[in-house]
RNA sequence: GUUAUCACGAAAGGCAGAGGGAUUAGACCCAUUGAAGCCUUGGCAACCUCUCAUUUUUUGAGAAAGGUGCUACAUUCUACAAGUUUUUAACUUGACAGAUAAC
Numbered sequence: 001g002u003u004a005u006c007a008c009g010a011a012a013g014g015c016a017g018a019g020g021g022a023u024u025a026g027a028c029c030c031a032u033u034g035a036a037g038c039c040u041u042g043g044c045a046a047c048c049u050c051u052c053a054u055u056u057u058u059u060g061a062g063a064a065a066g067g068u069g070c071u072a073c074a075u076u077c078u079a080c081a082a083g084u085u086u087u088u089a090a091c092u093u094g095a096c097a098g099a100u101a102a103c
Stems, first nucleotide, its partner, number of pairs: 001103006011041005019030003024079004042071003047067002049063005075097001080094006
């Protein structure tokens, strides 16, 4: 860079000691009843992978040994554009940006 997804789901222990929820600003939330980070053990999911059926070579069902990923809530909201309404506001859609996987 291209493609796909961003629904659901899944925590205990040890070390450590003040931040964290990607970045900037604001809001909101979590945190000394212990944040980030590291380690151990487990778990979730099913992108790669495997099996069966189907076959229009892509669709469905299942598995979890291996490579990743994830394991508070939520891509948290606003910022840019469009739209709707009960218009100092609320809501919806999209873009941008970002995350993960495969190539």

Source information
Model confidence (mean pLDDT): 77 of 100. The RNA shown here (SAM riboswitch aptamer (S box leader)) has 103 nucleotides and comes from uncultured Polaribacter sp. The source organism's lineage runs through Bacteria, Pseudomonadati, Flavobacteriales, Flavobacteriaceae and Polaribacter. The RNAcentral record of the sequence draws on MGnify.